[in-house]
RNA sequence: CGGAAUGUAGUUCAGAUGGUAGAACACACGGUUCGGGACCGUGAGGUCAGGGGUUCAAGUCCCCUCAUUCCGA
Repeated sequence: CGGAAUGUAGUUCAGAUGGUAGAACACACGGUUCGGGACCGUGAGGUCAGGGGUUCAAGUCCCCUCAUUCCGA
C1' cells in the first nucleotide's frame, strides 16, 4: 500500500426482510438463612466506535474516518 472481518449494557453475545434496543453472567435492593453461599423476586445500567447521507422512520442501507484482527504485497 491492496483486500477482508469485527465494533451493541461492566463482561460474553443476540437483534431475518429498516418499525418501541434484548439475553446470560456480573451489580444494587428485598425474600430465604444465625450469617455467608446457593436459590427466588424486583431494579438500575446503552449517544448501538465517530461523522455525514438516504428514508416518515436507521443498530440494520450508502459514503468517509478511527480502533482491533486476518490475508496478500